Model confidence (mean pLDDT): 83 of 100. This is a predicted structure of a 74-nucleotide RNA (transfer RNA) from an Actinomycetota bacterium. RNAcentral holds the sequence, with entries from ENA. NCBI's taxonomy places the organism under Bacteria, Bacillati, Actinomycetota.

């Protein structure tokens, strides 16, 4: 150099084939139960879906280049 996989909430992940308002676990936070802690329950918050760019009414999701990570071969 070349093939291939991953990249999505602070952390680990799923949704991508099949395009239609982006979710789950834990963290963290308010509150409630204890005298307090662990713990349990309830609710709320938290995302430019890795970076541009095309198709499309409509893109995480399809095409294009690129950018970082493993991985294989040379």
């Nucleotide at each position: 150099g070349g093939g291939c996989c991953u990249g999505u909430a602070g952390c680990g992940c799923a949704g991508c084939u099949c395009g239609g308002u982006a979710g789950c676990g834990c963290a963290g936070c308010a509150c409630c139960a204890u005298g307090g802690c662990a713990u349990g329950g309830u609710g709320a918050a938290g995302g430019u879906c890795g970076a541009g760019g095309g198709u499309u009414c409509a893109a995480a999701u399809c095409c294009c280049u690129c950018c970082a990570g493993g991985u294989c071969c040379a």